[in-house]
């Protein structure tokens, strides 16, 4: 510097269950364990989820993010261990 094909120290933890917070979407702790080589960190640009609060009108519907997903891709940035130079 480049790289994740084998292995290791280890490390994270989807779905579901349970507690809590919240209007939801989802977020936080237990349990659990499908993957994960950045599934560490961060809404910066796309992309998606909500829609309480405002707005609108056909009053039960639409529009909105100042709520939110990093385990949906790019960007930024920091890192373990092995390979190769």
């Nucleotide at each position: 510097u480049u790289u994740g094909a084998a292995a290791a120290a280890g490390g994270c933890a989807a779905a579901c269950c349970c507690a809590u917070c919240g209007a939801a979407a989802g977020g936080u702790g237990g349990g659990g364990g499908c993957g994960c080589a950045a599934a560490g960190u961060u809404a910066c640009c796309g992309g998606c989820c909500u829609a309480a609060g405002g707005a609108g009108c056909g009053u039960g519907c639409u529009c909105u993010a100042c709520g939110g997903c990093g385990g949906c891709g790019g960007g930024a940035u920091u890192g373990c261990c092995g390979g190769a130079c």

The RNA shown here (c-di-GMP-I-GGC riboswitch aptamer) has 85 nucleotides and comes from Hydrogenophilus sp. The sequence was found by an Rfam model in a public genome assembly. Lineage of the source: Bacteria > Pseudomonadota > Hydrogenophilia > Hydrogenophilaceae > Hydrogenophilus. Its mean pLDDT, the model's own confidence on a scale to 100, is 85.